Overview: This is a predicted structure of a 481-nucleotide part of an RNA (small-subunit ribosomal RNA, 3' major domain) from a metagenome.
Context: one part of a larger RNA
RNA sequence: UGACGGGGGCCCGCACAAGCGGAGGAGCAUGUGGCUUAAUUCGAUGCAACGCGAAGAACCUUACCUGGGCUUGACAUGAUACUGCAUACCCGCCGAAAGGUGGGUAGCCUUCGAGGGUGUAUCACAGGUGCUGCAUGGCUGUCGUCAGUUCGUGCCGUGAGGUGUUGGGUUAAGUCCCGCAACGAACGCAACCCUUGUGGUUAGUUGCCACCGGUGGUUUUGCCACCGAGCACUCUAGCCAGACUGCCCGUACAAGCGGGAGGAAGGUGGGGAUGACGUCAAGUCAGUAUGGCCCUUACGCCCAGGGCUGCACACGUGCUACAAUGGUCGGUACAAAAGGACGCAAUACCGCGAGGUGGAGCAAAUCCGGAAAACCGGCCCCAGUUCGGAUUGUAGUCUGCAACUCGACUACAUGAAGUUGGAUUCGCUAGUAACGGCGUAUCAGCUACGACGCCGUGAAUACGUUCCCGGGCCUUGUACA
Repeated sequence: UGACGGGGGCCCGCACAAGCGGAGGAGCAUGUGGCUUAAUUCGAUGCAACGCGAAGAACCUUACCUGGGCUUGACAUGAUACUGCAUACCCGCCGAAAGGUGGGUAGCCUUCGAGGGUGUAUCACAGGUGCUGCAUGGCUGUCGUCAGUUCGUGCCGUGAGGUGUUGGGUUAAGUCCCGCAACGAACGCAACCCUUGUGGUUAGUUGCCACCGGUGGUUUUGCCACCGAGCACUCUAGCCAGACUGCCCGUACAAGCGGGAGGAAGGUGGGGAUGACGUCAAGUCAGUAUGGCCCUUACGCCCAGGGCUGCACACGUGCUACAAUGGUCGGUACAAAAGGACGCAAUACCGCGAGGUGGAGCAAAUCCGGAAAACCGGCCCCAGUUCGGAUUGUAGUCUGCAACUCGACUACAUGAAGUUGGAUUCGCUAGUAACGGCGUAUCAGCUACGACGCCGUGAAUACGUUCCCGGGCCUUGUACA
RNA backbone atom coordinates (compact mmCIF):
# COMPACT_ATOMS: atom_id res chain seq x y z
C1' U A 1 0.00 0.00 0.00
C1' G A 2 -3.60 -3.70 -0.32
C1' A A 3 -6.59 -7.93 1.17
C1' C A 4 -9.32 -9.92 5.20
C1' G A 5 -12.31 -9.59 10.24
C1' G A 6 -18.90 -13.67 13.20
C1' G A 7 -14.14 -4.83 14.34
C1' G A 8 -16.45 0.25 14.30
C1' G A 9 -18.93 4.60 11.77
C1' C A 10 -21.70 6.66 7.39
C1' C A 11 -24.44 5.38 2.86
C1' C A 12 -26.84 2.64 -1.28
C1' G A 13 -29.45 -1.47 -4.06
C1' C A 14 -36.64 -5.43 -5.04
C1' A A 15 -30.93 -6.67 -0.34
C1' C A 16 -34.47 -7.33 3.75
C1' A A 17 -39.21 -5.66 5.36
C1' A A 18 -44.58 -4.37 3.32
C1' G A 19 -47.35 -6.41 -0.82
C1' C A 20 -48.80 -9.12 -5.61
C1' G A 21 -47.89 -13.32 -8.61
C1' G A 22 -45.01 -17.72 -9.17
C1' A A 23 -41.37 -22.22 -8.67
C1' G A 24 -40.75 -26.69 -5.36
C1' G A 25 -46.39 -31.49 -5.63
C1' A A 26 -49.35 -33.26 -11.15
C1' G A 27 -49.25 -34.00 -16.74
C1' C A 28 -46.63 -32.37 -20.91
C1' A A 29 -42.64 -29.44 -23.56
C1' U A 30 -37.51 -28.24 -23.46
C1' G A 31 -32.19 -28.20 -21.71
C1' U A 32 -28.63 -30.81 -18.53
C1' G A 33 -26.55 -34.85 -15.49
C1' G A 34 -26.57 -40.02 -15.33
C1' C A 35 -27.45 -44.67 -17.57
C1' U A 36 -27.69 -47.15 -22.17
C1' U A 37 -25.70 -47.51 -27.06
C1' A A 38 -22.19 -49.35 -33.00
C1' A A 39 -23.02 -43.98 -32.35
C1' U A 40 -26.34 -41.61 -28.75
C1' U A 41 -21.03 -35.54 -32.36
C1' C A 42 -18.85 -31.23 -29.75
C1' G A 43 -18.71 -27.15 -26.47
C1' A A 44 -21.10 -24.29 -21.98
C1' U A 45 -20.71 -26.28 -15.29
C1' G A 46 -21.74 -21.45 -8.43
C1' C A 47 -23.64 -16.43 -8.94
C1' A A 48 -21.99 -15.24 -14.55
C1' A A 49 -23.64 -23.68 -17.44
C1' C A 50 -28.60 -26.12 -17.79
C1' G A 51 -35.78 -23.07 -23.74
C1' C A 52 -27.24 -21.79 -23.51
C1' G A 53 -23.99 -21.84 -29.02
C1' A A 54 -29.00 -24.02 -32.00
C1' A A 55 -33.22 -17.21 -35.03
C1' G A 56 -35.81 -24.12 -36.67
C1' A A 57 -31.49 -32.28 -36.23
C1' A A 58 -36.95 -36.61 -41.14
C1' C A 59 -32.62 -36.52 -45.93
C1' C A 60 -29.45 -32.18 -46.09
C1' U A 61 -27.70 -29.64 -41.84
C1' U A 62 -23.88 -33.27 -39.29
C1' A A 63 -19.05 -32.51 -37.00
C1' C A 64 -20.94 -39.06 -34.53
C1' C A 65 -21.63 -44.64 -35.88
C1' U A 66 -22.01 -48.91 -39.49
C1' G A 67 -21.18 -50.23 -44.38
C1' G A 68 -19.65 -49.09 -49.60
C1' G A 69 -16.17 -46.18 -52.35
C1' C A 70 -11.99 -42.00 -53.94
C1' U A 71 -6.52 -40.67 -53.43
C1' U A 72 -3.19 -33.96 -56.46
C1' G A 73 -8.31 -35.27 -54.10
C1' A A 74 -15.14 -31.67 -53.10
C1' C A 75 -11.89 -26.51 -53.28
C1' A A 76 -6.91 -22.92 -54.58
C1' U A 77 -2.14 -21.70 -57.02
C1' G A 78 2.04 -23.42 -59.81
C1' A A 79 5.58 -26.77 -62.62
C1' U A 80 6.74 -30.89 -66.13
C1' A A 81 5.14 -34.55 -69.67
C1' C A 82 1.35 -36.68 -72.76
C1' U A 83 -2.22 -36.84 -76.17
C1' G A 84 -6.39 -35.62 -77.87
C1' C A 85 -10.00 -32.99 -76.11
C1' A A 86 -14.04 -26.81 -74.64
C1' U A 87 -18.12 -29.34 -73.38
C1' A A 88 -23.07 -31.20 -73.65
C1' C A 89 -26.42 -35.23 -74.32
C1' C A 90 -28.01 -40.42 -74.81
C1' C A 91 -27.65 -45.77 -73.95
C1' G A 92 -25.87 -50.59 -71.56
C1' C A 93 -23.70 -53.45 -67.25
C1' C A 94 -22.38 -53.94 -61.50
C1' G A 95 -24.49 -51.03 -57.45
C1' A A 96 -28.45 -48.82 -51.98
C1' A A 97 -26.14 -44.55 -53.83
C1' A A 98 -21.44 -42.69 -54.44
C1' G A 99 -18.40 -44.83 -57.59
C1' G A 100 -16.51 -48.16 -61.33
C1' U A 101 -16.80 -49.81 -66.44
C1' G A 102 -18.17 -50.06 -71.84
C1' G A 103 -20.43 -47.74 -76.20
C1' G A 104 -22.68 -43.84 -79.22
C1' U A 105 -24.17 -38.66 -81.04
C1' A A 106 -23.27 -33.51 -81.61
C1' G A 107 -18.63 -31.28 -81.28
C1' C A 108 -13.46 -25.93 -78.94
C1' C A 109 -11.87 -20.52 -79.03
C1' U A 110 -7.47 -18.45 -81.14
C1' U A 111 -4.49 -11.39 -82.15
C1' C A 112 -2.01 -18.84 -84.77
C1' G A 113 2.85 -17.67 -80.05
C1' A A 114 0.63 -24.50 -78.52
C1' G A 115 -1.73 -18.91 -75.75
C1' G A 116 -6.50 -19.97 -72.99
C1' G A 117 -9.77 -23.82 -71.04
C1' U A 118 -10.13 -29.16 -69.95
C1' G A 119 -8.51 -34.44 -69.07
C1' U A 120 -4.60 -38.15 -67.60
C1' A A 121 0.27 -39.14 -65.09
C1' U A 122 3.99 -37.13 -61.74
C1' C A 123 5.53 -33.32 -58.20
C1' A A 124 5.06 -28.95 -55.06
C1' C A 125 0.70 -28.93 -52.34
C1' A A 126 -4.57 -29.02 -50.94
C1' G A 127 -7.64 -30.67 -46.83
C1' G A 128 -8.51 -31.61 -41.18
C1' U A 129 -15.43 -29.11 -36.75
C1' G A 130 -7.85 -33.16 -35.08
C1' C A 131 -5.09 -31.10 -29.88
C1' U A 132 -3.71 -26.82 -27.03
C1' G A 133 -8.76 -20.54 -25.07
C1' C A 134 -2.91 -22.28 -19.74
C1' A A 135 0.79 -19.85 -26.63
C1' U A 136 -2.74 -15.82 -29.11
C1' G A 137 -5.86 -11.86 -31.95
C1' G A 138 -10.81 -10.51 -32.09
C1' C A 139 -15.41 -10.77 -29.63
C1' U A 140 -18.27 -11.73 -25.13
C1' G A 141 -19.92 -12.60 -19.90
C1' U A 142 -19.21 -10.76 -14.78
C1' C A 143 -18.43 -7.42 -10.55
C1' G A 144 -21.62 -2.95 -12.46
C1' U A 145 -24.23 1.95 -15.22
C1' C A 146 -21.17 0.39 -9.22
C1' A A 147 -18.55 5.68 -8.73
C1' G A 148 -14.68 4.94 -9.09
C1' U A 149 -9.28 4.70 -11.63
C1' U A 150 -5.11 7.64 -12.59
C1' C A 151 -1.48 11.45 -14.38
C1' G A 152 1.85 16.20 -14.58
C1' U A 153 4.18 19.70 -11.52
C1' G A 154 4.75 21.02 -6.46
C1' C A 155 5.14 19.65 -1.23
C1' C A 156 6.06 15.70 2.75
C1' G A 157 8.90 11.03 3.72
C1' U A 158 15.94 7.78 4.01
C1' G A 159 12.43 4.64 1.34
C1' A A 160 8.11 1.73 -0.03
C1' G A 161 4.84 5.62 -0.55
C1' G A 162 1.68 9.80 0.89
C1' U A 163 -0.77 14.38 -0.49
C1' G A 164 -4.19 15.80 -4.46
C1' U A 165 -8.91 11.77 -4.15
C1' U A 166 -8.88 13.09 3.09
C1' G A 167 -12.32 16.74 6.18
C1' G A 168 -17.63 19.64 6.84
C1' G A 169 -22.08 19.62 3.92
C1' U A 170 -24.71 17.92 -0.55
C1' U A 171 -25.96 14.65 -4.74
C1' A A 172 -28.25 9.35 -8.52
C1' A A 173 -22.93 10.47 -9.15
C1' G A 174 -14.93 11.95 -7.24
C1' U A 175 -22.37 15.79 -8.57
C1' C A 176 -21.52 20.44 -6.70
C1' C A 177 -20.09 23.93 -2.60
C1' C A 178 -16.88 25.35 1.53
C1' G A 179 -12.24 24.39 3.74
C1' C A 180 -7.28 22.49 3.12
C1' A A 181 0.32 22.01 0.59
C1' A A 182 -1.58 21.65 -2.90
C1' C A 183 -2.55 23.59 -8.11
C1' G A 184 -4.19 21.68 -12.53
C1' A A 185 -5.47 17.63 -15.96
C1' A A 186 -7.16 12.71 -18.19
C1' C A 187 -10.46 8.14 -18.44
C1' G A 188 -15.25 7.42 -16.17
C1' C A 189 -20.45 10.54 -14.09
C1' A A 190 -23.62 14.09 -16.51
C1' A A 191 -24.73 16.36 -21.26
C1' C A 192 -24.40 15.85 -26.65
C1' C A 193 -27.52 10.59 -29.85
C1' C A 194 -32.42 7.63 -30.59
C1' U A 195 -37.47 7.07 -28.86
C1' U A 196 -41.90 8.60 -26.13
C1' G A 197 -45.06 12.65 -23.75
C1' U A 198 -47.10 19.01 -25.42
C1' G A 199 -47.49 22.90 -29.00
C1' G A 200 -46.33 25.48 -33.65
C1' U A 201 -44.99 25.32 -38.84
C1' U A 202 -44.24 22.88 -43.81
C1' A A 203 -46.48 18.98 -46.83
C1' G A 204 -50.81 16.28 -48.18
C1' U A 205 -53.56 10.02 -53.91
C1' U A 206 -53.99 8.16 -45.45
C1' G A 207 -58.16 10.49 -43.08
C1' C A 208 -62.97 13.30 -43.08
C1' C A 209 -68.28 14.32 -44.73
C1' A A 210 -65.90 18.17 -40.07
C1' C A 211 -67.76 22.43 -43.41
C1' C A 212 -69.62 23.00 -48.85
C1' G A 213 -71.83 20.92 -53.59
C1' G A 214 -73.99 16.67 -56.34
C1' U A 215 -76.28 11.58 -57.07
C1' G A 216 -78.91 7.35 -55.11
C1' G A 217 -81.56 4.63 -51.16
C1' U A 218 -84.78 5.15 -46.99
C1' U A 219 -89.37 3.91 -41.26
C1' U A 220 -88.01 12.42 -45.10
C1' U A 221 -86.62 18.52 -39.20
C1' G A 222 -83.11 12.64 -39.82
C1' C A 223 -79.89 8.51 -41.32
C1' C A 224 -76.85 5.56 -44.80
C1' A A 225 -73.80 4.77 -49.34
C1' C A 226 -70.99 6.91 -53.43
C1' C A 227 -68.68 11.06 -56.14
C1' G A 228 -66.61 16.00 -56.38
C1' A A 229 -64.22 19.90 -53.92
C1' G A 230 -61.05 20.72 -49.59
C1' C A 231 -56.49 19.94 -45.76
C1' A A 232 -60.13 21.72 -40.66
C1' C A 233 -59.29 17.36 -37.48
C1' U A 234 -56.72 12.44 -36.96
C1' C A 235 -52.31 10.62 -38.91
C1' U A 236 -47.60 10.39 -41.35
C1' A A 237 -42.37 12.74 -41.24
C1' G A 238 -39.01 16.99 -41.73
C1' C A 239 -37.96 21.64 -39.10
C1' C A 240 -38.66 24.56 -34.70
C1' A A 241 -40.26 25.74 -29.70
C1' G A 242 -40.48 23.79 -24.74
C1' A A 243 -37.71 22.43 -18.56
C1' C A 244 -33.20 25.92 -16.97
C1' U A 245 -34.28 24.90 -9.77
C1' G A 246 -35.78 29.96 -14.70
C1' C A 247 -39.99 32.29 -10.84
C1' C A 248 -42.23 32.68 -5.51
C1' C A 249 -41.96 31.21 -0.04
C1' G A 250 -39.09 28.83 3.85
C1' U A 251 -34.23 27.07 5.23
C1' A A 252 -28.78 27.23 4.36
C1' C A 253 -22.29 31.00 4.47
C1' A A 254 -22.66 28.26 -0.27
C1' A A 255 -23.89 23.96 -2.99
C1' G A 256 -28.47 22.38 -2.19
C1' C A 257 -33.07 20.76 0.26
C1' G A 258 -38.63 21.23 1.44
C1' G A 259 -43.16 23.47 -0.33
C1' G A 260 -45.83 26.31 -4.19
C1' A A 261 -47.25 28.70 -8.94
C1' G A 262 -47.55 28.36 -14.05
C1' G A 263 -47.20 24.17 -17.38
C1' A A 264 -48.51 18.60 -21.61
C1' A A 265 -44.31 17.62 -18.75
C1' G A 266 -40.53 19.57 -12.52
C1' G A 267 -36.18 18.94 -10.44
C1' U A 268 -32.05 12.96 -14.31
C1' G A 269 -40.01 13.74 -17.07
C1' G A 270 -40.32 7.87 -18.88
C1' G A 271 -37.52 4.22 -21.84
C1' G A 272 -33.13 2.94 -24.83
C1' A A 273 -28.13 3.09 -26.80
C1' U A 274 -23.73 4.09 -24.16
C1' G A 275 -20.04 -0.35 -19.64
C1' A A 276 -13.71 3.76 -16.75
C1' C A 277 -8.73 1.36 -14.60
C1' G A 278 -9.20 -3.53 -13.82
C1' U A 279 -10.92 -8.84 -11.69
C1' C A 280 -12.15 -14.08 -12.73
C1' A A 281 -4.86 -17.84 -16.62
C1' A A 282 -13.78 -16.53 -16.75
C1' G A 283 -15.89 -18.24 -22.08
C1' U A 284 -14.90 -19.17 -27.24
C1' C A 285 -8.85 -22.79 -31.65
C1' A A 286 -16.67 -25.44 -33.40
C1' G A 287 -18.11 -18.37 -36.34
C1' U A 288 -13.80 -16.44 -38.58
C1' A A 289 -8.30 -15.36 -38.00
C1' U A 290 -3.76 -17.48 -35.97
C1' G A 291 1.63 -19.75 -33.36
C1' G A 292 3.04 -24.66 -32.06
C1' C A 293 1.99 -30.01 -32.27
C1' C A 294 -0.36 -34.07 -34.90
C1' C A 295 -2.96 -37.00 -39.57
C1' U A 296 -1.65 -37.37 -45.16
C1' U A 297 -4.59 -44.33 -49.90
C1' A A 298 -6.38 -40.90 -43.88
C1' C A 299 -7.77 -37.80 -38.13
C1' G A 300 -8.86 -35.75 -45.66
C1' C A 301 -13.19 -36.37 -49.40
C1' C A 302 -17.99 -38.70 -51.49
C1' C A 303 -22.37 -41.78 -50.64
C1' A A 304 -26.50 -44.99 -48.36
C1' G A 305 -28.64 -46.18 -43.82
C1' G A 306 -28.68 -45.18 -38.68
C1' G A 307 -27.70 -41.67 -34.52
C1' C A 308 -27.91 -36.50 -32.37
C1' U A 309 -35.26 -37.82 -30.65
C1' G A 310 -32.43 -43.78 -27.02
C1' C A 311 -34.81 -44.16 -20.71
C1' A A 312 -34.95 -47.59 -13.80
C1' C A 313 -33.66 -42.20 -12.51
C1' A A 314 -32.01 -36.79 -10.66
C1' C A 315 -32.00 -31.33 -11.48
C1' G A 316 -32.97 -26.47 -14.10
C1' U A 317 -36.36 -23.45 -17.31
C1' G A 318 -41.33 -23.21 -19.16
C1' C A 319 -46.59 -24.42 -20.77
C1' U A 320 -51.43 -26.42 -19.20
C1' A A 321 -54.29 -27.19 -15.04
C1' C A 322 -56.51 -28.42 -10.43
C1' A A 323 -61.98 -24.58 -11.61
C1' A A 324 -67.70 -20.64 -10.53
C1' U A 325 -63.35 -13.71 -10.53
C1' G A 326 -64.90 -20.38 -13.84
C1' G A 327 -66.42 -23.76 -18.18
C1' U A 328 -69.53 -23.84 -22.51
C1' C A 329 -73.04 -21.81 -26.37
C1' G A 330 -74.91 -17.47 -28.94
C1' G A 331 -74.53 -12.15 -29.86
C1' U A 332 -71.53 -7.71 -30.10
C1' A A 333 -67.06 -3.96 -29.83
C1' C A 334 -61.96 -1.77 -29.55
C1' A A 335 -55.26 -2.27 -31.23
C1' A A 336 -50.20 -1.63 -32.16
C1' A A 337 -46.01 -3.27 -34.43
C1' A A 338 -44.30 -6.11 -38.22
C1' G A 339 -44.40 -9.06 -43.06
C1' G A 340 -45.60 -10.01 -48.34
C1' A A 341 -43.53 -11.66 -55.66
C1' C A 342 -40.26 -19.02 -55.95
C1' G A 343 -44.71 -14.07 -52.00
C1' C A 344 -49.40 -12.08 -49.21
C1' A A 345 -53.99 -13.52 -51.04
C1' A A 346 -59.97 -11.12 -50.84
C1' U A 347 -65.30 -12.10 -52.80
C1' A A 348 -67.28 -16.98 -54.28
C1' C A 349 -67.87 -22.47 -54.18
C1' C A 350 -66.77 -27.59 -51.76
C1' G A 351 -65.58 -29.95 -46.89
C1' C A 352 -67.96 -30.89 -39.63
C1' G A 353 -62.72 -29.43 -39.81
C1' A A 354 -57.40 -29.32 -40.91
C1' G A 355 -57.86 -27.91 -45.88
C1' G A 356 -59.15 -27.87 -51.25
C1' U A 357 -60.87 -25.37 -56.08
C1' G A 358 -60.28 -20.72 -57.97
C1' G A 359 -58.08 -16.24 -58.38
C1' A A 360 -59.92 -9.94 -57.80
C1' G A 361 -56.12 -6.87 -55.81
C1' C A 362 -51.10 -5.74 -54.25
C1' A A 363 -43.38 -4.68 -55.22
C1' A A 364 -48.09 -2.13 -51.11
C1' A A 365 -49.92 4.63 -45.64
C1' U A 366 -53.54 2.40 -51.68
C1' C A 367 -54.20 -4.76 -51.90
C1' C A 368 -53.85 -9.01 -48.11
C1' G A 369 -55.12 -10.95 -42.80
C1' G A 370 -62.40 -12.09 -37.94
C1' A A 371 -57.31 -9.61 -32.13
C1' A A 372 -58.33 -11.98 -27.47
C1' A A 373 -59.39 -11.04 -22.67
C1' A A 374 -63.57 -7.24 -21.94
C1' C A 375 -69.18 -6.39 -22.61
C1' C A 376 -74.62 -8.51 -23.19
C1' G A 377 -77.71 -12.92 -22.69
C1' G A 378 -78.70 -18.72 -22.01
C1' C A 379 -77.05 -23.31 -19.60
C1' C A 380 -73.89 -25.77 -15.85
C1' C A 381 -74.64 -25.75 -9.40
C1' C A 382 -69.41 -27.50 -6.43
C1' A A 383 -69.03 -33.13 -8.40
C1' G A 384 -62.80 -35.72 -10.15
C1' U A 385 -67.81 -32.54 -12.59
C1' U A 386 -70.31 -29.59 -18.99
C1' C A 387 -63.22 -28.91 -14.35
C1' G A 388 -58.74 -30.95 -16.47
C1' G A 389 -56.74 -32.52 -20.82
C1' A A 390 -52.33 -36.57 -20.79
C1' U A 391 -52.56 -41.24 -23.18
C1' U A 392 -54.36 -44.48 -26.85
C1' G A 393 -57.46 -46.19 -31.26
C1' U A 394 -59.55 -45.06 -36.07
C1' A A 395 -60.18 -41.92 -40.30
C1' G A 396 -57.97 -37.79 -42.65
C1' U A 397 -55.27 -32.86 -44.34
C1' C A 398 -50.66 -30.41 -45.66
C1' U A 399 -45.35 -29.81 -46.70
C1' G A 400 -41.70 -32.51 -48.91
C1' C A 401 -37.87 -37.23 -53.57
C1' A A 402 -39.32 -39.36 -48.83
C1' A A 403 -43.14 -38.38 -42.50
C1' C A 404 -41.19 -46.33 -40.20
C1' U A 405 -37.26 -44.98 -36.77
C1' C A 406 -38.62 -39.15 -36.25
C1' G A 407 -43.20 -33.77 -38.73
C1' A A 408 -47.23 -30.46 -37.75
C1' C A 409 -52.41 -30.07 -37.92
C1' U A 410 -57.88 -31.88 -38.14
C1' A A 411 -62.34 -34.93 -36.88
C1' C A 412 -64.61 -38.81 -34.00
C1' A A 413 -63.86 -41.91 -29.85
C1' U A 414 -60.88 -42.51 -25.27
C1' G A 415 -60.70 -39.81 -21.12
C1' A A 416 -54.96 -40.47 -16.94
C1' A A 417 -52.54 -37.57 -12.99
C1' G A 418 -54.26 -33.38 -10.72
C1' U A 419 -58.83 -30.75 -5.27
C1' U A 420 -53.41 -25.19 -4.72
C1' G A 421 -48.28 -28.22 -3.61
C1' G A 422 -42.76 -29.95 2.57
C1' A A 423 -38.15 -27.78 3.69
C1' U A 424 -36.88 -24.03 0.73
C1' U A 425 -36.83 -20.53 -3.27
C1' C A 426 -37.70 -16.62 -7.65
C1' G A 427 -39.58 -12.05 -10.12
C1' C A 428 -41.60 -7.27 -9.65
C1' U A 429 -41.98 -0.17 -7.07
C1' A A 430 -46.39 2.00 -12.36
C1' G A 431 -48.71 2.00 -17.42
C1' U A 432 -44.67 -1.73 -13.54
C1' A A 433 -46.52 -6.77 -11.70
C1' A A 434 -50.41 -9.90 -13.16
C1' C A 435 -53.77 -11.41 -17.03
C1' G A 436 -55.09 -11.33 -22.61
C1' G A 437 -54.12 -11.87 -27.50
C1' C A 438 -51.15 -10.18 -32.19
C1' G A 439 -46.59 -10.13 -35.12
C1' U A 440 -41.52 -11.28 -36.80
C1' A A 441 -36.79 -13.88 -37.64
C1' U A 442 -35.04 -18.88 -38.63
C1' C A 443 -38.09 -21.80 -42.13
C1' A A 444 -40.25 -26.59 -47.86
C1' G A 445 -42.65 -28.24 -43.34
C1' C A 446 -42.18 -28.24 -38.13
C1' U A 447 -41.13 -30.40 -32.17
C1' A A 448 -42.30 -22.37 -30.86
C1' C A 449 -45.27 -24.03 -24.83
C1' G A 450 -38.73 -20.95 -26.95
C1' A A 451 -36.53 -16.02 -28.37
C1' C A 452 -37.31 -10.95 -29.81
C1' G A 453 -40.99 -7.27 -30.28
C1' C A 454 -46.23 -5.05 -30.20
C1' C A 455 -50.56 -3.45 -28.22
C1' G A 456 -55.32 -4.36 -24.78
C1' U A 457 -57.07 -4.67 -19.45
C1' G A 458 -54.54 -3.00 -15.35
C1' A A 459 -53.34 -3.49 -9.39
C1' A A 460 -51.31 -3.92 -4.19
C1' U A 461 -47.39 -2.20 -1.06
C1' A A 462 -42.83 0.39 0.85
C1' C A 463 -43.42 1.71 8.76
C1' G A 464 -38.41 1.46 8.20
C1' U A 465 -32.71 -0.10 7.74
C1' U A 466 -32.28 -4.24 13.50
C1' C A 467 -31.33 -8.61 10.53
C1' C A 468 -29.84 -11.86 5.34
C1' C A 469 -27.05 -10.86 0.45
C1' G A 470 -24.02 -7.60 -2.65
C1' G A 471 -21.56 -2.90 -3.09
C1' G A 472 -19.17 2.31 -2.01
C1' C A 473 -16.29 5.79 1.42
C1' C A 474 -13.60 6.65 6.10
C1' U A 475 -11.37 4.35 10.25
C1' U A 476 -9.21 0.26 13.36
C1' G A 477 -6.62 -4.75 14.24
C1' U A 478 -3.51 -8.39 11.72
C1' A A 479 1.73 -13.63 13.02
C1' C A 480 -1.60 -12.66 5.48
C1' A A 481 0.60 -10.64 0.34